[in-house]
Guanidine-I riboswitch aptamer from Desulfotomaculum sp., 106 nucleotides, folded computationally. Lineage of the source: Bacteria > Clostridia > Eubacteriales > Desulfotomaculaceae > Desulfotomaculum.
RNA sequence: GGAAAGUGUACCUAGGGUUCCACACCUGUAGGCGGGUGGUUCGGUCCGAGCGGUACAGGCUGGUUAAUUAACCAGUCACACCGGCAGGGAUAAAAGCCCAGGCGGU
Numbered sequence: 001g002g003a004a005a006g007u008g009u010a011c012c013u014a015g016g017g018u019u020c021c022a023c024a025c026c027u028g029u030a031g032g033c034g035g036g037u038g039g040u041u042c043g044g045u046c047c048g049a050g051c052g053g054u055a056c057a058g059g060c061u062g063g064u065u066a067a068u069u070a071a072c073c074a075g076u077c078a079c080a081c082c083g084g085c086a087g088g089g090a091u092a093a094a095a096g097c098c099c100a101g102g103c104g105g106u
Base pairs, nucleotide, nucleotide: 007057008056009055010054011053012052015047016046020044021043022041023038024037025036026035027034028033058077059076060075061074062073063072064071065070079101081105082104083103087099088098089097
């Protein structure tokens, strides 16, 4: 001085907001039922992790069988600190989402 090839999907969690529901307040109505505001409302729906979990798929290595490509078995898929409470994007909106294991530092 340089270096990502560090797999994908689903479900869930930490976390996130406020479309819808619920809740609180105000308000229209005889009532049923509506309107407005509030996430500085525990929540249901919703979004949701590279550095959280699980499962499935997939990759790689070796072996066995069968014969050119497949099945099965075993192993393996490590590590990931700080700036950050920065910037941009989607959605109703926000985020540990996406840009992004980016950028900078060590």